[in-house]
RNA sequence: CCAGAUUAUCGACUGGUCGCGACAGGUAGCCCUGUCGAGGAAAGUCCGGGCAGCUCAAGGAAAAGACAGUUGCUAACGGCAACCAGAGGCGACUCUAGGGAAAGUGCCACAGAAACUAUACCGCUAAGCCAGCCUAAAGCUGGUGGCAAGGGUGAAAAGAGCGAGGUAAGAGCUCGCAAUUCGCAGUGGUGACACGGCGAAGUGGUAAACCCUGUUUGCUGCAAGGAGAUGCUUUUAAACAAUGGUAUCCUGCCUUAAAAGCGUCACAAGAACCGCUCGAGCCUUAGGGCAACUUAAGGCCUAGAUAGAUGACCAGACAGACAAAACCCGGCUUACAGAUAAUCUGGCAUU
RNA sequence: GGGGCGGUAGCUCAGUGGUUAGAGCAGUCGGCUCAUAACCGAUUGGUCGCAGGUUCAAAUCCUGCCCGCCCCA
Numbered sequence: 001c002c003a004g005a006u007u008a009u010c011g012a013c014u015g016g017u018c019g020c021g022a023c024a025g026g027u028a029g030c031c032c033u034g035u036c037g038a039g040g041a042a043a044g045u046c047c048g049g050g051c052a053g054c055u056c057a058a059g060g061a062a063a064a065g066a067c068a069g070u071u072g073c074u075a076a077c078g079g080c081a082a083c084c085a086g087a088g089g090c091g092a093c094u095c096u097a098g099g100g101a102a103a104g105u106g107c108c109a110c111a112g113a114a115a116c117u118a119u120a121c122c123g124c125u126a127a128g129c130c131a132g133c134c135u136a137a138a139g140c141u142g143g144u145g146g147c148a149a150g151g152g153u154g155a156a157a158a159g160a161g162c163g164a165g166g167u168a169a170g171a172g173c174u175c176g177c178a179a180u181u182c183g184c185a186g187u188g189g190u191g192a193c194a195c196g197g198c199g200a201a202g203u204g205g206u207a208a209a210c211c212c213u214g215u216u217u218g219c220u221g222c223a224a225g226g227a228g229a230u231g232c233u234u235u236u237a238a239a240c241a242a243u244g245g246u247a248u249c250c251u252g253c254c255u256u257a258a259a260a261g262c263g264u265c266a267c268a269a270g271a272a273c274c275g276c277u278c279g280a281g282c283c284u285u286a287g288g289g290c291a292a293c294u295u296a297a298g299g300c301c302u303a304g305a306u307a308g309a310u311g312a313c314c315a316g317a318c319a320g321a322c323a324a325a326a327c328c329c330g331g332c333u334u335a336c337a338g339a340u341a342a343u344c345u346g347g348c349a350u351u
Numbered sequence: 352g353g354g355g356c357g358g359u360a361g362c363u364c365a366g367u368g369g370u371u372a373g374a375g376c377a378g379u380c381g382g383c384u385c386a387u388a389a390c391c392g393a394u395u396g397g398u399c400g401c402a403g404g405u406u407c408a409a410a411u412c413c414u415g416c417c418c419g420c421c422c423c424a
Base pairs, nucleotide, nucleotide: 001347002346003345004344005343006342007341008340009339010338013316014315015314016313017312018311020037021036022035023034024033025032026031039322043333044332046331047330048329049328050327051221052220053219054218058251059250060249061248064217065216066215067214068213069083070082071081072080073079084098085096086095087094088093099212100211104210105209106206107205108204116159121151122150123147124146125145128144129143130142131141132140133139161177162176163175164174165173180201181200182199183198184197186195187194188193225274226273231262232261233260234259235258236257237256244254245253246252281300282299283298284297285296286295287294288293352423353422354421355420356419357418358417361376362375363374364373369407378394379393380392381391382390400416401415402414403413404412
């Protein structure tokens, strides 16, 4: 210098004029002054939680759903971190819905002999049996029988490669070496797993097909809900949990009617009010941890509307991407003009 | 703001892992008729909303996006 890999940050600033929302202060009032006022995704609503209601969200069973290497982090998660295994890359590094196909069932179109209880189209074989040629033997031809090494079909062909033996021809049929799977104990590691040893075995694919194993989930969402507002007390009668209600069932749990007294509201039932924004909050420093994260100290307050504010113009240089809160957080996914920083890899050149 | 359903030919729909994705209407051509319609015959037309994955094989199964419709005070 070129080509890359990973991570992180910003995505606007200053001044002036006009305008909008919230809060505070001032004014008799119209109004005036001051402070604050969108995002990294506020989005999609895909997960998890807080919060609220369903009496509790309690136990057991069933159903249905979700998840799936290991260890850790976290309020929790299907998220994150580190590691393991496999795959890709020269490499930095990246990707993986990564339990079980040896519990069972299903499916594997077309082609092909055969698609999983194997089978024989081409082929190989002339040892055995039958027939023919031949005087006979040897030999040849056909059939039967044998084989699964080779060819062909297919996404996949019976599922362990190489060499030797073996045979009529062949074949894990046998042996040696190597690989795979399983079991046993050993060493290292918290663990997934790795390494070497001994023994055994020869089993197609598909679980983003049913299913099995393990873990886990009550339902509904701020248009929840509260308040307004339907409440409280006393007496009488019935009842003692059967019926009924409560989440499909069981356990557990809860229960009715009348009269009197006290109390609330009555313009509007409309977000007029509460929920509503101080929160698993943010910043800095120090400590622990490889990291995710966490602990301590100090500092900070940073939108809260209800037709819904956060904008427009001018100037400084030219201001522009995706897009904009509506209960709140933690993630994931998707969109994004442009700019910047750090670490690392490969190649070339020069010293 | 929240919840649910759908997207296949110009239109309405079927197809829920396996031959080149079909049906009706519409369109085009031909026949019939003096002519039109109806009728008869033939024919055109599809990135199955988009992208990625699972599988030998995807409209179909899974994931992420895009678009449309319905419901909830």

Two RNAs folded together computationally: RNase P RNA and transfer RNA, 424 nucleotides in total. Rfam match: Bacterial RNase P class A. It is annotated as a ribozyme. Rfam's curators write: Ribonuclease P (RNase P) is a ubiquitous endoribonuclease, found in archaea, bacteria and eukarya as well as chloroplasts and mitochondria. The prediction has a mean pLDDT of 76.